[in-house]
Description
Large-subunit ribosomal RNA, domain VI from a metagenome, 266 nucleotides, folded computationally. Model confidence (mean pLDDT): 88 of 100. RNAcentral holds the full RNA, with entries from SILVA.
Context: one part of a larger RNA
This record gives sequence, C1' cells and structure tokens, in this order.
RNA sequence: CGUAAGAAACUUGAGGAAACCUGUCCCUAGUACGAGAGGACCGGGACGGACGAACCUCUGGUGUGCCAGUUGUUCCACCAGGAGCACCUCUGGUUAGCUACGUUCGGAAGGGAUAACCGCUGAAAGCAUCUAAGCGGGAAGCCUGUUCCAAGAUGAGGUUUCUCACCACCUAGCGUGGUUAAGGCCCCCCACAGACCAUGGGGUUGAUAGGCCAGAACUGUAAGCACAGCAAUGUGUUCAGGUGACUGGUACUAAUCGGCCGAGGA
Repeated sequence: CGUAAGAAACUUGAGGAAACCUGUCCCUAGUACGAGAGGACCGGGACGGACGAACCUCUGGUGUGCCAGUUGUUCCACCAGGAGCACCUCUGGUUAGCUACGUUCGGAAGGGAUAACCGCUGAAAGCAUCUAAGCGGGAAGCCUGUUCCAAGAUGAGGUUUCUCACCACCUAGCGUGGUUAAGGCCCCCCACAGACCAUGGGGUUGAUAGGCCAGAACUGUAAGCACAGCAAUGUGUUCAGGUGACUGGUACUAAUCGGCCGAGGA
C1' cells in the first nucleotide's frame, strides 16, 4: 500500500516446513519343522542405544560481591570493630536465572491408493492363462494421520462485537480539506519479551517497577556486654546477625500533565 467504511478479538486451512532410526532379551515354545544337530513364522511384553523437544521437582555445574572464614598490606589516632587493594586475594557454602552430567516425553497405531510380487474368475485360443473386460492381497516408500507456520491463498476467506452524526469549500463528484467516534499510537513504569524494533503487563478508577514490611531460601550463632581462662580461646545473651534476583502485602517514590493519528462507506 492492497484486501470497496473504520476498528478489536477469535478463527478456517489452500499451501509450506518439521518428524520418520534401530538393537537385545523374555513369553508363545524347546512348540511347528528336523534322524539329529539345531530351531522358527504369526502374536504379545520388557529393557536399551543414537537422535530430537521441553523443563529445572531431584542430582550436579555456574552463580564478579549473598553469607562466613582467612593471608599480606594501607587507612579509619590506638584496642576492639571495620573499609580499600591483592585473579572475585584465597577458601567453604549458596537463592533466582541459565544449564546437562539431570528429569519428562517423542518416532507410532489406524485408514486409503499402490510397487515388485502373490491370487480369484476368465476368454481371445473348446485346453491352459493373475488380464484382454472384471475382482482381491501386498512395503520403513506415496496420500492421510502427529507438530509448527500459514488469507499478499491479489482466489486477499469466515465469525462475533464496537463506531457511525458533523463542519467548510467548489470543479458539484465515487471530490477536497478540517474536527471527531470506536480504536490506536506517541510518552512513561516494567518483563514470563528482547540486538534495535517487535511481543506481553501496567499507567493513580493503579500493586507495573523500586522502597518498606512479612515470609521463603541461603549463610551459620553478628556486634556489644557478662562469665571462665595468665593467654590463645571458649561459654551465655543467640537457630543469632546479615542477605541479589523468589512469594505475598503496602501508594512511600516513579508511571504526572499531555500530544498525535484515526470512518463518513460506487
């Protein structure tokens, strides 16, 4: 821009893409078969490998400043307690998120038409013949069935709901311009989204983010004081103190105020 007004939401599926793998063991059954040795079809079940998708409950990884410990050094006058630097100084843990080494699931079944091939009936050609007329069976392959995209499918589809009134001009039209409606965007606060854009949530008639409060979770018993000990240190107060992403609550802070676009239907 188009889809003969303008919007919002939900859809149909022409067409396209993805996927399509396979092993071992057990039962049937030591049966059919076979002198024996050996050893099935058909059918049913269990467990795997590789590949793929999703997810983070579990098990692990990471988790650059969440907690604790600790070495050297500088500083806060000193003690105590802290801060900075040293690969995040190093070490032990670790929430969220992201992940695999973790968890769950998938390939199918079924239907249709067939290939090679196997048949029925059957003439030409009194026989025979799956074929000439006619009718069946038959594959991981084909069409479906499963998942995803999809009406620019210009063949532009469908359903539901919303808005419908105006003003000015003249070339008087299926015209031009303006203000609007439903609706949308700008702008702002954000994340289950993300390179940007887009998408999704929210914008005071508000819990969208931050703060604060409470909880979860993590770390592991803070500082100060008291007591014991010559002291290092230990014990009590104290499952304390501290805490990024998680959950709930709370308008304290910021989403203020605003602007723009947008039909008049041959």